A computed fold for a 91-nucleotide RNA from Tumebacillus flagellatus, annotated as c-di-GMP-I riboswitch aptamer. The RNAcentral record of the sequence draws on Ribocentre. The organism belongs to Tumebacillus, within Bacteria. Its Rfam family is "c-di-GMP-I riboswitch aptamer". The family has 155 seed sequences and 5,092 matches in Rfam 15.1.
RNA sequence: AAGUGAAAAGGGCAAAUCAUGGGAAACCAUGAGACGCAAAGCCAAGGGCCUGGACCAUGACGCAAGUUGUGGAUGGCAGCCGGUUGCCACA
Repeated sequence: AAGUGAAAAGGGCAAAUCAUGGGAAACCAUGAGACGCAAAGCCAAGGGCCUGGACCAUGACGCAAGUUGUGGAUGGCAGCCGGUUGCCACA
């Protein structure tokens, strides 16, 4: 140093749920709360997943205003994979 996480020290984070707020939604923030986590730190320019109001593309109906179908992230998720940095111990 690669590697490993059985035990130990000091600690750290915080799922579900609830409250308040934001959002169209997915989801997010704060507080309460702990299912879990050795990267549950960071990255959404790789893959994957979620959402589709507005917007874009396109189809249908309609004289028109408009209504409606389909597709698409410019929206999210890092506690799915991945990338990257790193504490302690063993070594």